Small-subunit ribosomal RNA from a metagenome, 1383 nucleotides, folded computationally. The sequence is in RNAcentral, with records from SILVA. The prediction has a mean pLDDT of 82.
[in-house]
RNA sequence: UGAGUAACGCGUAUGUAACCUACCUUCUACAGGGAGAUAGCCCGGAGAAAUUCGGAUUAAUAUUCCAUAAUACUGGCUUAUGGCAUCAUAUACCAGUUAAAGAAGCGAUUUAGUAGGAGAUGGGCAUGCGUGCCAUUAGCUAGUUGGUAGGGUAACGGCCUACCAAGGCGACGAUGGCUAGGGGGUCUAAAAGGAUGAUCCCCCACACUGGUACUGAGACACGGACCAGACUCCUACGGGAGGCAGCAGUGAGGAAUAUUGGUCAAUGGGUGGAAGCCUGAACCAGCCAUGCCGCGUGCAGGAUGACUGCCCUAUGGGUUGUAAACUGCUUUUAUACGGGAAGAACAGGUCCUACGCGAUAGGGCAUUGACGGUACCGUAGGAAUAAGCAUCGGCUAACUCCGUGCCAGCAGCCGCGGUAAUACGGAGGAUGCGAGCGUUAUCCGGAUUUAUUAGGUUUAAAGGGUGCGUAGGCGGGGAAAUAAGUCAGCGGUGAAAGUUUGUUGCUUAACAACAGAAUAGCCAUUGAUACUGUUUUUCUUGAGUACAAUCGAGGUAGGCGGAAUGUGUAAUGUAGCGGUGAAAUGCUUAGAUAUUACACAGAACACCGAUUGCGAAGGCAGCUUACUAGGCUGUAACUGACGCUGAUGCACGAAAGCGUGGGGAUCAAACAGGAUUAGAUACCCUGGUAGUCCACGCUGUAAACGAUGAUCACUCGCUGUUGGCGACAUAUAGUCAGCGGCUGAGCGAAAGCAUUAAGUGAUCCACCUGGGGAGUACGGCGGCAACGCUGAAACUCAAAGGAAUUGACGGGGGCCCGCACAAGCGGAGGAACAUGUGGUUUAAUUCGAUGAUACGCGAGGAACCUUACCUGGGCUUAAAUGUAGAGCGACAGUUGUUGAAAGAUGACCUCCCGCAAGGGCGAACUACAAGGUGCUGCAUGGCUGUCGUCAGCUCGUGCCGUGAGGUGUCGGGUUAAGUCCCAUAACGAGCGCAACCCUUAUUGCUAGUUGCCAGCGGGUAAUGCCGGGAACUCUAGUAAGACUGCCACCGUAAGGUGAGAGGAAGGUGGGGAUGACGUCAAGUCAGCACGGCCCUUACGUCCAGGGCUACACACGUGUUACAAUGGCCAGUACAGAGGGCAGCUACCUGGUGUCAGGAUGCUAAUCUCGAAAGCUGGUCUUAGUUCGGAUUGAAGCCUGCAACUCGACUUCAUGAAGCUGGAUUCGCUAGUAAUCGCGUAUCAGCAAUGACGCGGUGAAUACGUUCCCGGGCCUUGUACACACCGCCCGUCAAGCCAUGGAAGCCGGGGGUACCUAAAGUCCGUGACCGCAAGGAGCGGCCUAGGGUAAAACUGGAGACUGGGGCUAAGUCGUAACAAGGUA
Repeated sequence: UGAGUAACGCGUAUGUAACCUACCUUCUACAGGGAGAUAGCCCGGAGAAAUUCGGAUUAAUAUUCCAUAAUACUGGCUUAUGGCAUCAUAUACCAGUUAAAGAAGCGAUUUAGUAGGAGAUGGGCAUGCGUGCCAUUAGCUAGUUGGUAGGGUAACGGCCUACCAAGGCGACGAUGGCUAGGGGGUCUAAAAGGAUGAUCCCCCACACUGGUACUGAGACACGGACCAGACUCCUACGGGAGGCAGCAGUGAGGAAUAUUGGUCAAUGGGUGGAAGCCUGAACCAGCCAUGCCGCGUGCAGGAUGACUGCCCUAUGGGUUGUAAACUGCUUUUAUACGGGAAGAACAGGUCCUACGCGAUAGGGCAUUGACGGUACCGUAGGAAUAAGCAUCGGCUAACUCCGUGCCAGCAGCCGCGGUAAUACGGAGGAUGCGAGCGUUAUCCGGAUUUAUUAGGUUUAAAGGGUGCGUAGGCGGGGAAAUAAGUCAGCGGUGAAAGUUUGUUGCUUAACAACAGAAUAGCCAUUGAUACUGUUUUUCUUGAGUACAAUCGAGGUAGGCGGAAUGUGUAAUGUAGCGGUGAAAUGCUUAGAUAUUACACAGAACACCGAUUGCGAAGGCAGCUUACUAGGCUGUAACUGACGCUGAUGCACGAAAGCGUGGGGAUCAAACAGGAUUAGAUACCCUGGUAGUCCACGCUGUAAACGAUGAUCACUCGCUGUUGGCGACAUAUAGUCAGCGGCUGAGCGAAAGCAUUAAGUGAUCCACCUGGGGAGUACGGCGGCAACGCUGAAACUCAAAGGAAUUGACGGGGGCCCGCACAAGCGGAGGAACAUGUGGUUUAAUUCGAUGAUACGCGAGGAACCUUACCUGGGCUUAAAUGUAGAGCGACAGUUGUUGAAAGAUGACCUCCCGCAAGGGCGAACUACAAGGUGCUGCAUGGCUGUCGUCAGCUCGUGCCGUGAGGUGUCGGGUUAAGUCCCAUAACGAGCGCAACCCUUAUUGCUAGUUGCCAGCGGGUAAUGCCGGGAACUCUAGUAAGACUGCCACCGUAAGGUGAGAGGAAGGUGGGGAUGACGUCAAGUCAGCACGGCCCUUACGUCCAGGGCUACACACGUGUUACAAUGGCCAGUACAGAGGGCAGCUACCUGGUGUCAGGAUGCUAAUCUCGAAAGCUGGUCUUAGUUCGGAUUGAAGCCUGCAACUCGACUUCAUGAAGCUGGAUUCGCUAGUAAUCGCGUAUCAGCAAUGACGCGGUGAAUACGUUCCCGGGCCUUGUACACACCGCCCGUCAAGCCAUGGAAGCCGGGGGUACCUAAAGUCCGUGACCGCAAGGAGCGGCCUAGGGUAAAACUGGAGACUGGGGCUAAGUCGUAACAAGGUA
């Protein structure tokens, strides 16, 4: 330092009777005598250098010879003990072999040497167990496995060689690929685990890459050698040199990691006899907030709660905040000055003491500090020298303002931002942590979300399609043995550090020291024997066999049958048949369809027939024969656990499909034609080929489903059914085996399951781990093919899914209601006109309302005004009001000029109290308060429309459900009604319904004017005109009356029925007012109010004129008509409700008339405004008219400052369209529709045919609820919840992303075969050198490396190509969700 290494590399435990060990300790023995060289040195030469050659001479503890020699080694051999086969230990004997060296000191002596033994230390080797991922890696192996012999090593071994045998490893994962140093430990976790292997310690490997040996006790050697390779450097080109993964340092790479420092003072190492020397080990210092720990940046008091800032409900308050200022106190730290350590004790020197006199012990003295003048201590003055970062929508502690306006941006997840953002940016404030804070990356946790502890598989992902069966796993009762598992005791090990407990030392802590505890496991040993295992023996209940009955669409192969269909032949017979929603294609006069007879063909088997039966599943159905399998029951004769499950494997396995050969009636993919349709490659129709059938072979999949693996045991009941037994039997109990229904406990997310479990347990197998990508790609295996089995990843989303709930919806169902349809009557849509809207136009045609729920709506009345719009002209505190201020004295009025007016500008006239000051009043001026029909109805209040006068909407308590929720409110009846009754885990209550209110219909009582007039009287031409009356009508106050109260029938009741009674009225008597919870971000900022925004000589305000009244057109709502049930003319009758003094007006006069001129009554039951249709008579006679009245001309009248744009009315004249209205559509159920007129509000007048009221005349029809529309209740389905105007699928087009295939291209690692082969060990040789030992040289084997070749494996990129994913508003259709419109 971690490249390599998945290995006896490491960890742990053993073994070595198969081994070595320098230095250290200790024991035994020894050390005698020679010889020749060589380095250095000297001389000479070569070379650029590195270096090297030659000559002379010389030494040793270097080398070598001789002697001596054993407890060493070799060979032989004796005995004893032990063991584990070879053997080991001890011992005796014989033979052979091998050794040495000195140095220091005067010396004693010290040290070194040789041979051997023992110990210690350190190593080598071997073995058990443990130690990643991938099976889309399943077979691997030739020195391979073993043996014999030899070699080699310190030592065992195929470690090597020769020969012999053919073994060895592997699903308990061999071989291959990828990745990786291992451990003590570290982080996390409750634990089990998961992740990890920095610093420290142990082991291994490596030292530029590969190979090799030498030396040595030890290396195949980091700072040694040789060779090869790559790279760098030197060179005189001939040759040479090098290896920081040592400490610093440089470059490069990178998100990122320090000083070319000091010292050997301490600790430790090497060396030396020692002094000493060496030591980038080490101890220190430097750099870095990288981490841990400690300390500080003050403390106390201080409220005019100061100023600023920020916020608000803004004359004021809140917050910043005791915070500051200010007063007092302290001085850690910083600064300055002074003092100042421990770490030092040795060794060596010297002196002394003791004794056993030494390599002894002790003491004294002097000496030794890098850190460092550092730690620490003291003194001094002074709050002095010291605070940031993130966050503030929820999770998650902390909130306001401004800016921005789906922009800019934020974001861990959910999600914020489209004009009032606590979510963006800034500010103020707050919160958290603090010399740090926040982000990013990674690991564990939470996650029982891989589940050993501790999960699941009916419907959420998940039971193999079914059986047989191998390995494996699991396994009934009794007895005995054993002791492998298991349990207990004890011994060894489990290094230290770490973790942990206690104590101690640095001021504390971090840190450190000491002591203790803990430690899975492994090994050894001694016991225990219940359970499991093993062995032996035995038993019968599991399992099987036997015998006897019985059951069935069980299987296979033959034979036979009738009905139907089609075809053929013959006959009868004639014009159609067939088919559909309706049609057409098709068939048919060449005779169809229909009918009859005969014949043929193939396929399927009606009725019986089902909640039936059989089978392992798939599946099996006419009858019958043969063969064959099985279940069940009974008996308890036989075997004696023979059993269960079952990876791999083998077999079976619907339909479709494939191959070969047959067969072919029906039906029918493809295909053709006809329809339908916008299209219709579909649904419907007519045809029709494969196929459907048989034999043989393949395929091997299905919603192969009970979406539920097999086996065994246990656990409440009721009921039906099939087959047995049992008694003579289809009585009826019982029992065994099946097939069903219901319901408990229990289980379950619920739905549900519930002895046929999804309950409670046991055993075994299979499978699952978010959705999509995808059951896809690649690879492999199978298949003739189609395709099947096995089976990913990138990328992408924050969901996908289950069960249930409440709604909503359905071209789902049931019940019910409504002028909803039907039955009727009358209209609209065609014409003309009126009016509103759209559109267009315009200077402006002001604005709003827009399906139902806008459009004769706001507007219940636009000539000016209104008026908001346009053009033009003016004003700027302004049209009004208040306060304050300074000046003025009036203001108003009258009258000039100018002007379109507003206005501008003059003249005349002109206040009060008071002597004055001053005050009152008034207009104008100044200041402060204005004004806005400008925007936002999606910021709002209030009001309103609509569903809908529909019968609903809820609550309290209780009960049910884990819960959302349910119940009540459902069910059976009944009602106009959630109206009432009955039933009922509900009992009650509220808002709605009904009633109470108004009006109308009848009557009584009271009252009697302005109303009334029966009787009495008077009077008139006539009239309640008058006296009078209070009866009647009427008026308006108060009562009564109607409640299914009575009767009949039906019904438990509620209630219903009745041309019932009575009653003016009968079942809510008619009409009105009254509108639940809520829906539509419905309407209204232009009625009013109001938040925010915007304008301020204008978006305010005044004035004149214009416009809102335009007009190719379209729509809505109306009016008038089209005529004879009518028009016109004449005569004649009857209302109600309202209005009236700037008003209604009788009556008179004039006028054709609108009206005018007079005149009277009435502030109104007094006066006044007033009917029409109707009735009587006449005329018109079916025509664009005596219908119809638009349009236009003329003349008038009225209102009003003013009728040109732009009023109404009258008269005369004119006399258009129109002859009953297409598709479609509206209103109305009784005093209603239809029809007829009358009144009022607004208003000077009126465009009113509108709106709101009033009365007159006065019908038709309703079988009924199938259908259309709307609604209510119950139920059902749902992939909808912005709720069907919902959701949603696929192609195509566009952009982006990752990925598969792909000709050819470029790499990588590993292996095989062949060629070549350095250094080097070994072997052989060795004529040269040497006295010799030996060596040079030569040859050989092997190998790193190099080369060649063919394959396999694995990457990169690749024209083109395939699908996939993602992406607010693209195209085409509408496949799915409701019966989704063809389930």